[in-house]
Context: one part of a larger RNA
RNA sequence: GACUCGCGUCUUACGAUGUUGACAAAAUGAUUUCAUCCGACCCGUCUUGAAACACGGACCAAGGAGUCUAACAUAUGUGCGAGUAUGCAGAUGGCAAAUCUGUAUGCGUAAUGAAAGUGACAGUUGGGAUAUUUGCACCAACGACCGACUUCUUUGAGGUUUGAGUAAGAGCAUAUCUGUUAGGACCCGAAAGAUGGUGAACUAUGCCUGAGUAGGGUGAAGCCAGGGGAAACUCUGGUGGAGGCUCGUAGCGAUACUGACGUGCAAAUCGUUCGUCAAACUUGGGUAUAGGGGCGAAAGACUAAUCGAACCAUCUAGUAGCUGGUUCCCUUCGAAGUUUCCCUCAGGAUAGCAGGAGUUUAUCACAGUUUUAUCAGGUAAAGCUAAUGAUUAGUGGCCUCGGGGACGCGACGUCCUCGACCAAUUCUCAAACUUUAAAUGGGUAAGAUCCAGUGGUUUCUUAAUUGAACCAUUGGGAAUAAUGUGAACUCUUAGUGGGCCAUUUUUGGUAAGCAGAACUGGCGAUGAGGGAUGAACCUAACGUUUGGUUAAGGUGCUGAAGUACUCGCUCAUCAGAUACCAUAAAAGGUGUUGCUUCAUUCCGACAGCAGGACGGUGGUCAUGGAAGUCGAAACCCGCUAAGGAGUGUGUAACAACUCACCUGCCGAAUGGAGUAGCCCUGAAAAUGGAUGGCGCUGAAGCGGGUCACCGAUACCAAACCAACAGAAUUAUUGUUAUGUUCUGUUGAGUAGGAGGGUAUGGAGGUUGUGACGAAGGCUCUGACGUAAGUCUGGCUGAAGCAGCCUCUAGUGCGGAUCUUGGU
Repeated sequence: GACUCGCGUCUUACGAUGUUGACAAAAUGAUUUCAUCCGACCCGUCUUGAAACACGGACCAAGGAGUCUAACAUAUGUGCGAGUAUGCAGAUGGCAAAUCUGUAUGCGUAAUGAAAGUGACAGUUGGGAUAUUUGCACCAACGACCGACUUCUUUGAGGUUUGAGUAAGAGCAUAUCUGUUAGGACCCGAAAGAUGGUGAACUAUGCCUGAGUAGGGUGAAGCCAGGGGAAACUCUGGUGGAGGCUCGUAGCGAUACUGACGUGCAAAUCGUUCGUCAAACUUGGGUAUAGGGGCGAAAGACUAAUCGAACCAUCUAGUAGCUGGUUCCCUUCGAAGUUUCCCUCAGGAUAGCAGGAGUUUAUCACAGUUUUAUCAGGUAAAGCUAAUGAUUAGUGGCCUCGGGGACGCGACGUCCUCGACCAAUUCUCAAACUUUAAAUGGGUAAGAUCCAGUGGUUUCUUAAUUGAACCAUUGGGAAUAAUGUGAACUCUUAGUGGGCCAUUUUUGGUAAGCAGAACUGGCGAUGAGGGAUGAACCUAACGUUUGGUUAAGGUGCUGAAGUACUCGCUCAUCAGAUACCAUAAAAGGUGUUGCUUCAUUCCGACAGCAGGACGGUGGUCAUGGAAGUCGAAACCCGCUAAGGAGUGUGUAACAACUCACCUGCCGAAUGGAGUAGCCCUGAAAAUGGAUGGCGCUGAAGCGGGUCACCGAUACCAAACCAACAGAAUUAUUGUUAUGUUCUGUUGAGUAGGAGGGUAUGGAGGUUGUGACGAAGGCUCUGACGUAAGUCUGGCUGAAGCAGCCUCUAGUGCGGAUCUUGGU
């Protein structure tokens, strides 16, 4: 000197109290209506996911769903206690209570064994446990006793065998909460199954008895007449009137219009058309056949609008692992979609995750962390002139093998050549190759139940008093890693057991908003700010308020904040504009801007203008022709500053022009190849449309840099509320310590658990209220409480009602295609 704390003084802000002022139908509060701006998708439900083109839902009132009993289990309370309990009987009594006595029974007081049967006390050490003494419960280890089993040398001794045992009992009864099981079992809901009946007035079929059915057509048998024939018989013309024959009326039926109608005339009708119409015809009445039964010219047809098994009643509130629904408030904790098993895959049990109730304990212990030490591993990478397997290229060799060839009559003769093969190299690879070999991850240890020494025991072990295990005894003595945090244990129970997404790793698949895994984090169960929009992305998790500061993301307007500063790039007759993300590629561009590299250049390049561009030679071949220029091969020499046996135009062939090449004028940069920024091409679709829109061009676009500002329920500060933890406080006359005061931390939540409260019907007790007006109803009367709700005023109403303490329950509605009534 700075910072922090305390005290004093001063200043400012706020609160309480007091005093004072303004306002008098006013202040102020509440409620309602209208308008503007901002935010804002419809609840319930199943679901990974709902605003959904998924389902239920017009509106109102009343009703409407975890109940009761039994058994068992945990927890807690109460009574008695080696017992306990209202079963019964008796006594007593104020005679349905209470009390006493006796007795029976249940559970307990002894276990074990299949049973016959037999049948329990011995404790010690360590922790608990402290400076010392005592040493409980409980925990761990060893031992003893009882029963069962078993071995032996069998009245006994053993066994690291076994018990839901013993070791100075703890139980019984009762009440409540929760859970499980059985019962209709939270409520509503099947398709089925069984028993007993009722139906043949419809309709199916048989039988009995009745009734009914125009007018035509066709023309069987038989008969008559005539003819033929020896006869049998036959021909012609009539007559006759048969037939499951024909046309067709009534009747009975029902083909087509796929007509009308289709909240009809009608739960099968009407119109036209059509089938049949003397018989397997139509029909009245009677009668018979009955439900796994009938009847059936057979269609599973019909059996009373019901038939692949009628109708009625009962068993029956049948069962449903399935659908739907399941009713008041606040506080607090808070999941799972995974393991194993199941005639298991729409479900259960089991473990896990979670709640509740506790017990022990205080730096003992513990850890999704680090460090140190140590151990296991074969992934990534790497390697293949290392093994295995694959694989490219030449080189060298000529022992051996194969093919081809030359010489040779032939030869395991000589030589040439192509391979195999061998050797040294070279190129490229491997989930089921590897010498090597990570990172991350995993295990163990970092001490008192420790370390060291000495002595002893043993049927184990050793060559061995060697080792190992155990016992006895002596000594040592604690920051023995860091950091962080309270920790360990017991009992009991709900929900869950469809998951989904993202980065990274990874399997199948052409791929997928596909299917299957791993680690982690999320969504599910979760809001807020940002990404225009949005389950999961980015920021960040939430009590009620006020102020400040930021995050992600932004700052032309919509829209809060920069028409901010600075450096580049980009012009699009389809510009571009912010991760996940809502597409564009190969290939191109003398659009423009950088970079790399190779060339040319004051010995004057490039471009521009100008001059030359010759001779051998019309080279050789070929050709009808070919003179630089259809074509083939070749492509020299000379003179030059330079000029190709010729780059194009051209001719039938020449010619002519031009280029390469050289030179003059000029005077400083030029040409090629490649690369990557923006831009362009590539780039076509059906309603009109999307950087979110408007719009934007030295940007409000793209790529860098720098400040400022805006911006959350995040962070900081303060006040208040609640929960949890801790601390203090028996005093002064009275009063719930479940009190009072103070300090600190925290506040998300579906399924689900727990705690506290609120409201309703009835009962008991107690205190009250009401005709001077109870309950109920209406109400923009006011007040209290986080809320469920409560109190109060006014109007109405006309006879009962309420507070508190207990008990009790048919106790709270928005949903169930809920029920009934109303609109």

About this RNA: Predicted 3D model of an 823-nucleotide part of an RNA (large-subunit ribosomal RNA, domain II) from Alphamonas sp. The coordinates come from a structure-prediction model, not an experiment, and the mean pLDDT is 81. Rfam family: Eukaryotic large subunit ribosomal RNA. Rfam links the family to the GO terms ribosome and structural constituent of ribosome. Its Rfam clan is "LSU clan".